Model confidence (mean pLDDT): 82 of 100. This is a predicted structure of a 75-nucleotide RNA (transfer RNA) from Candidatus Berkelbacteria bacterium RBG_13_40_8.
[in-house]
RNA sequence: GGGUGGCUAGCUCAAUGGUAGAGCAUCUCGUUUACAUCGAGGAGGUUAGAGGUUCGAGUCCUCUGCUACCCACCA
Numbered sequence: 001g002g003g004u005g006g007c008u009a010g011c012u013c014a015a016u017g018g019u020a021g022a023g024c025a026u027c028u029c030g031u032u033u034a035c036a037u038c039g040a041g042g043a044g045g046u047u048a049g050a051g052g053u054u055c056g057a058g059u060c061c062u063c064u065g066c067u068a069c070c071c072a073c074c075a
Stems, first nucleotide, its partner, number of pairs: 001071007010024004018055001026042005048064005
């Protein structure tokens, strides 16, 4: 330099162009003498950034950033 994949909640990951979700973690309540387990509920999101297409974008297109891998070149 060329190519491919990834980026979504604190973490690991889902989501057919049509309400952004799950598990774990965290908080509250119940259960217990207490803790753990278990049960119920809550909070937590600029979907990496910007722009575009569309009635509607996490999803499609363009550019940029970070990251992993492959190829080539130099040494």
Lineage of the source: Bacteria > Bacteria candidate phyla > Candidatus Berkelbacteria. Rfam family: tRNA. Its family is annotated with triplet codon-amino acid adaptor activity in the Gene Ontology.